RNA sequence: GCGGGUGUAGCUCAGCCGGCAGAGCAGCAUCCUGCCAAGGUGCAGACGCGGGUUCGAUUCCCGCCAUCCGCU
Numbered sequence: 001g002c003g004g005g006u007g008u009a010g011c012u013c014a015g016c017c018g019g020c021a022g023a024g025c026a027g028c029a030u031c032c033u034g035c036c037a038a039g040g041u042g043c044a045g046a047c048g049c050g051g052g053u054u055c056g057a058u059u060c061c062c063g064c065c066a067u068c069c070g071c072u
Base pairs, nucleotide, nucleotide: 001071002070003069004068005067006066007065010025011024012023013022019055027043028042029041030040031039048064049063050062051061052060
């Protein structure tokens, strides 16, 4: 330098052939318990960045960034 994969919550991952963004663990509150743990209920928290298409983009297109793999 070229090609490809990945980027979503604090962590691990879903989801999306365009239409309300989810789970587990972790965190906070509360219930339960004589106390702790476990368990129940609830709460907060995210689509890498910029642009384009569209009534509408996490999803499609372009560029960039980060990371991983391969080639040279």
Transfer RNA from a Phycisphaerae bacterium, 72 nucleotides, folded computationally. It matches the Rfam family "tRNA". Its family is annotated with triplet codon-amino acid adaptor activity in the Gene Ontology. The family's RNA type in Rfam is transfer RNA. The coordinates come from a structure-prediction model, not an experiment, and the mean pLDDT is 82. The organism belongs to Phycisphaerae, within Bacteria.